[in-house]
């Protein structure tokens, strides 16, 4: 060196969990890389750390070991960043009124704002004056009789003269009845640019007198404040990223490693 047959191993490996600890069933990355049976309130060992069994390959590109690369997973850190929820201290937004009187505009020496008289609106009372009933008056009608006056005719008395009663008609009027106006007398009131007089807490009007420079808060704006949003903040919970640690599949380089017979 080459060929032949064994053996070690090797037929996934990893994280988190669980466990005195190792592994293994289950969950998760990564991978394709054998079969039966046990197995999560678990099975099965014990620093030689699944167990029993049966099957391929086997000294190498497949085993081992370093050492890069690095999928991914655990723990943690942040004045980063998203997303949900609750909150209403702080920033900041809006309304609302409140107040300053700087600005502005408006009134003011044809007198601000205060004071003072007086007077109107307001109540009562009385009065006058309308309304509105009513009632008197005035006019007209109105008793055939049971009002009056006159009383034709016509009857009665009388010898006459006369004289008496009275019916119609007439004129007057009583009871009623209807009527414009005007005048009196009562009556009544949520009638009055009316008149006395008393009364009234403020407003409001409106004439007078004293003073002698400001008034108002309309709009601009400044200050606190109730109240409301919930951007921004608090708090909470989940994701993201970035970074620390701790494990790390696959992969890639390096290297390491048997045994027996022939040639």
């Nucleotide at each position: 060196u080459c060929g032949u047959g064994c053996u070690a191993g090797a037929c996934g490996g990893g994280g988190a969990g669980c466990u005195a600890g190792c592994g293994g069933u289950g969950c998760c990355c990564u991978g394709u890389a054998c079969c039966c049976g046990c197995a999560a309130c678990c099975c099965g060992c014990u620093a030689u750390a699944g167990c029993g069994g049966g099957g391929u390959u086997g000294a190498a590109c497949u085993c081992c070991c370093a050492c890069u690369c690095g999928a991914g997973g655990u723990c943690u850190u942040u004045c980063u960043c998203c997303u949900g929820a609750a909150g209403g201290a702080c920033u900041g937004c809006c309304u609302c009124g409140g107040u300053c009187a700087a600005g502005u505009a408006a009134c003011g020496a044809u007198g601000a704002a205060g004071a003072c008289c007086g007077g109107g609106c307001c109540c009562u009372g009385c009065g006058c004056g309308g309304c509105a009933g009513a009632g008197a008056c005035c006019u007209a009608c109105g008793a055939a009789u049971u009002c009056c006056g006159u009383c034709a005719g016509g009857u009665c008395c009388g010898g006459g003269a006369g004289g008496a009663a009275g019916c119609a008609g007439c004129g007057g009027u009583a009871a009623g009845u209807a009527g414009c106006a005007a005048u009196c007398u009562u009556u009544g009131g949520g009638c009055g640019c009316c008149g006395c007089a008393g009364g009234a807490a403020a407003a409001c009007c409106u004439g007078g007198u004293c003073c002698g420079a400001g008034u108002a808060g309309g709009c601009u704006g400044g200050c606190a404040g109730c109240g409301g949003c919930a951007a921004g903040c608090u708090c909470c919970a989940g994701g993201a990223a970035a970074g620390g640690u701790u494990c790390g599949a696959c992969a890639g380089u390096g290297g390491g490693u048997g045994c027996a017979c022939g040639a």